[in-house]
Molecule: Bacterial RNase P class A
Organism: Motiliproteus sp.
RNA sequence: AGAGUCCGCCGGGCAGUCGCCGUCUUACUUUUAGUGAGAGGGAGGAAAGUCCGGGCUCCAAAGGGUAGAGUGCCAGGUAACGCCUGGGGGGCGUGAGCCUACGGAUAGUGCAGCAGAGAGUAGACCGCCUACGUGUGUUCCUCGGAAUACGCCGGUAAGGGUGAAAGGGUGCGGUAAGAGCGCACCGCGCGAGUGGCAACACUUCGUGGCAUGGUAAACCCCACUCGGAGCAAGACCAAAUAGGGAUCCUUCGGCGUGACCCGCGCUGGAUCCGGGUAGGUUGCUCGAGGCCUGUGGCGACGCAGGCCCUAGAUGAAUGACUGUUCACGACAGAACCCGGCUUACAGGCGGACUCUCUUA
Repeated sequence: AGAGUCCGCCGGGCAGUCGCCGUCUUACUUUUAGUGAGAGGGAGGAAAGUCCGGGCUCCAAAGGGUAGAGUGCCAGGUAACGCCUGGGGGGCGUGAGCCUACGGAUAGUGCAGCAGAGAGUAGACCGCCUACGUGUGUUCCUCGGAAUACGCCGGUAAGGGUGAAAGGGUGCGGUAAGAGCGCACCGCGCGAGUGGCAACACUUCGUGGCAUGGUAAACCCCACUCGGAGCAAGACCAAAUAGGGAUCCUUCGGCGUGACCCGCGCUGGAUCCGGGUAGGUUGCUCGAGGCCUGUGGCGACGCAGGCCCUAGAUGAAUGACUGUUCACGACAGAACCCGGCUUACAGGCGGACUCUCUUA
């Protein structure tokens, strides 16, 4: 100087004028409420997606099982989780780092086109051999046979080929030619040992000639977890109507907030047509809350102390104008609340680390 990897932050500011919503204080009035004055506050890092987990409300409390659903290495954190932290295995990258749908293939079933001899109770195409048994020809000869060429019967899975994948690998011996057939080393299975809480690791020891492949993001098996509905939940007040009509079942029935069964509780339910109201208050913001310091921990986070209150709209509140500055403004607006994950983001700032080149 260049190229990268990971983490964190900002994302308009300042001043003025008018306007909107809440709270508090105060004055007046026509006192359900309205008007004036003053003080303070008023959308996000994702408010988004509605993908997980909960708090809260109701069913309403009697539970158990089956089916179903979710998660899936180990140890921790957390209210909990499919989240986060730290480790382990596997894969990618020179590296900093990144990804991981990561239990089980010896419970069972299924699947793998074509090629190829053969694709899992998985093999003989091309080759190699001709020992055992056997045929033909030639040569030699000590007439018994021997050698050689081409075979047959047969042997082989070391060499070659096909394929994404082919019956452990290298070497030596052995054989007619070969083959873990035997041996050495490596690899693999089993059993110990050492380190680690564990997943696992090991330049450890013993033993066995040892291949019973792949795939579960296929069905399946195993382990753990799991009621439902949702603030349009629910509670209260006021008002109005038609205390309407029809059909079915009716205690061996029916109903009871996912399905089915058993159990338990209650004693009446279900469906259709028609009519009325849909207004107000509450839930509604003090929270598994935020910030600072100390302390324990590798860390997520915990503990102790101190300080702070930070939107509650309801056809839906923060908008308009002017001046100035600047990065000339991206993605984008709460609706019960919180912890996460995922997705989108113009521009700008900071930190740590890796690699390459050059110079000293």